A computed fold for a 523-nucleotide part of an RNA from an uncultured Clostridia bacterium, annotated as small-subunit ribosomal RNA, 5' domain.
Its mean pLDDT, the model's own confidence on a scale to 100, is 85.

Context: one part of a larger RNA
RNA sequence: GGAUGAACGCUGGCGGCGUGCUUAACACAUGCAAGUCGAACGGAACUGCAUAUGAAGAUUUACUUCGGUAAUGAUUCGCUUGUAGUUUAGUGGCGGACGGGUGAGUAACGCGUGAGUAACCUGCCCUUGAGAGGGGGAUAACGUUCUGAAAAGAACGCUAAUACCGCAUAACAUUAUUUAGCCGCAUGACUGAAUAAUCAAAACUCCGGUGCUCAAGGAUGGACUCGCGUCCGAUUAGCUUGUUGGUGAGGUAACGGCUCACCAAGGCGACGAUCGGUAGCCGGACUGAGAGGUUGAACGGCCACAUUGGGACUGAGACACGGCCCAGACUCCUACGGGAGGCAGCAGUGGGGGAUAUUGCGCAAUGGGGGAAACCCUGACGCAGCAACGCCGCGUGGAGGAUGACGGUUUUCGGAUUGUAAACUCCUUUUGUUAGGGACGAAAUUUGACGGUACCUAACGAAUAAGCUCCGGCUAACUACGUGCCAGCAGCCGCGGUAAUACGUAGGGAGCAAGCGUUAUCC
Numbered sequence: 001g002g003a004u005g006a007a008c009g010c011u012g013g014c015g016g017c018g019u020g021c022u023u024a025a026c027a028c029a030u031g032c033a034a035g036u037c038g039a040a041c042g043g044a045a046c047u048g049c050a051u052a053u054g055a056a057g058a059u060u061u062a063c064u065u066c067g068g069u070a071a072u073g074a075u076u077c078g079c080u081u082g083u084a085g086u087u088u089a090g091u092g093g094c095g096g097a098c099g100g101g102u103g104a105g106u107a108a109c110g111c112g113u114g115a116g117u118a119a120c121c122u123g124c125c126c127u128u129g130a131g132a133g134g135g136g137g138a139u140a141a142c143g144u145u146c147u148g149a150a151a152a153g154a155a156c157g158c159u160a161a162u163a164c165c166g167c168a169u170a171a172c173a174u175u176a177u178u179u180a181g182c183c184g185c186a187u188g189a190c191u192g193a194a195u196a197a198u199c200a201a202a203a204c205u206c207c208g209g210u211g212c213u214c215a216a217g218g219a220u221g222g223a224c225u226c227g228c229g230u231c232c233g234a235u236u237a238g239c240u241u242g243u244u245g246g247u248g249a250g251g252u253a254a255c256g257g258c259u260c261a262c263c264a265a266g267g268c269g270a271c272g273a274u275c276g277g278u279a280g281c282c283g284g285a286c287u288g289a290g291a292g293g294u295u296g297a298a299c300g301g302c303c304a305c306a307u308u309g310g311g312a313c314u315g316a317g318a319c320a321c322g323g324c325c326c327a328g329a330c331u332c333c334u335a336c337g338g339g340a341g342g343c344a345g346c347a348g349u350g351g352g353g354g355a356u357a358u359u360g361c362g363c364a365a366u367g368g369g370g371g372a373a374a375c376c377c378u379g380a381c382g383c384a385g386c387a388a389c390g391c392c393g394c395g396u397g398g399a400g401g402a403u404g405a406c407g408g409u410u411u412u413c414g415g416a417u418u419g420u421a422a423a424c425u426c427c428u429u430u431u432g433u434u435a436g437g438g439a440c441g442a443a444a445u446u447u448g449a450c451g452g453u454a455c456c457u458a459a460c461g462a463a464u465a466a467g468c469u470c471c472g473g474c475u476a477a478c479u480a481c482g483u484g485c486c487a488g489c490a491g492c493c494g495c496g497g498u499a500a501u502a503c504g505u506a507g508g509g510a511g512c513a514a515g516c517g518u519u520a521u522c523c
Stems, first nucleotide, its partner, number of pairs: 001523004006519005013394006019387002021352001026350003030347003035094003040091002043088008053078004060071004101305003110230008120222002125218007133167001135165002142157006173198009183188001203210002231277003238268003243265008280302004284295004307328005330341004358384001360383003366380001367378004397427004407418004432460006441450001467512005472493003478507005488495002
């Protein structure tokens, strides 16, 4: 000198774009952050219409013994059946494995880079081929009864499906056997043929379609293996028993001590094993002429984690942040028998700290989930709020103006300086205020949170807007007074003991400027 997710002191006009718990992976009140589909299904509630029927009954008519009786029937209510619509607790499907957060752990195939899989999987999507025949038994919801303070649960009975289960059909699928060709670095792979065995399906519909099953290929996403690279310590020198290898078996999508039985005794290590410490890695960022050094906030990729530890279930995909089970700690409810919870999602609270924001608006855009769609959900996201935290831009006026005014400071008392600075004259209106108009972002006759915002026009009036640090040398900028080795300054050298350009104040000056200094850290 440059830089920062900065903090502190003094000061502070505006805008644009960014950034904002670096500390306690500390504990969390409250609200929201993952739902959706009635075009898979049976119910339930409500509404409309139709239908059958019951009750009340204005009105009108007839009869009348004037009490009433019979008929008519506006209207209202209940109920049976059917139909249409709305809503949706439950069954079922898809999605909750994405998106969002954090960096505790991890020195590791975790990451980066380059290869390999002849050892693998892949829902939704795309392409192609083939198919969807015929049956069955349940179960939630619901009803009845019961237990419990609650959370919740039990028994019996009824019912549906794109829920579940057999059967049929079936190969280019799988398995077994036989065989031909051909390829590869090896285990081996590929193609073709024959035989046998095994395995599918689901419907809905507004009739347009949307779905379903099997197989092949693609795309996307993932899994595994390997070469190389990846901090400090030897005041850590030996480490290892599933350890190293083999055979067999199990397990997995798949290879493999991944696991197990048996057998062998190996394997790693001064080219630093093991142990200890520290740490998420990278693209990048900062600095530097470069080499290099430092760093990994924000944005992007990968990994790991979700109160601590362990486990599996479901599923194409998890060993699953807002799923389940167990154990621990903690908090809450309780009728003491037992239950409930997990902000390292967005806001917000307490605490810690030098220090870091709103319990905001909207799904209008982009994107995601569900749905045929309308649409619903979305603290992702888009915006707004707070903070000079950073970068960039703008302003705080311009021109003229000498009796060089007053005042201040200084003085050798002549003057010098502040200083064209002010006053004063003439302008301008960025900004500001007020008023009027008013978007783009929306693609489409619907739809804009931002936002009556940006922007445009007019009026008004210099009006609303300058500080901070320094002035001994390094280092740009000097005098006066006070103080008297005191009070104090200080990055280094060093100033201060009676004329201090070094302390304090004032005047003047220098530098930067909505900032200026200080501190911390890196180069």